[in-house]
């Protein structure tokens, strides 16, 4: 310096102000009659030594108020110098 990536659970009155667990889970706009989509950018993590992160998956076992909350899946497939 370029690139990936994900943004959950849950009270209340769901605009908003808490609460959990984390490294993150924040703001802004656009569209749409609505319900609801999508898009920017910021922090954070991650880049083949790749488990960041996606598929499997509305998976399994425990456990919570509830969620990948923990453990397994996993010398399983992808995955960005």
């Nucleotide at each position: 310096c370029a690139g990936g990536g994900g943004c959950g659970c849950u009270g209340g009155a769901u605009u908003c102000c808490g609460g959990c667990u984390g490294a993150g889970a924040c703001g802004u706009u656009u569209c749409g009659c609505g319900a609801g989509a999508a898009a920017c950018g910021a922090a954070c993590c991650c880049u083949u030594u790749g488990a960041a992160c996606c598929u499997g998956a509305a998976g399994c076992g425990g456990g919570u108020a509830a969620u990948g909350c923990c453990g397994u899946c996993g010398c399983a497939g992808g995955g960005a110098g």
Record summary
Predicted 3D model of an 81-nucleotide RNA (TPP riboswitch aptamer (THI element)) from a Verrucomicrobiota bacterium. Rfam family: TPP riboswitch aptamer (THI element). Gene Ontology term of the family: thiamine pyrophosphate binding. A reference for the family is Warner et al. (2014), "Validating fragment-based drug discovery for biological RNAs: lead fragments bind and remodel the TPP riboswitch specifically", Chem Biol. It was read from a public genome assembly, where an Rfam model found it.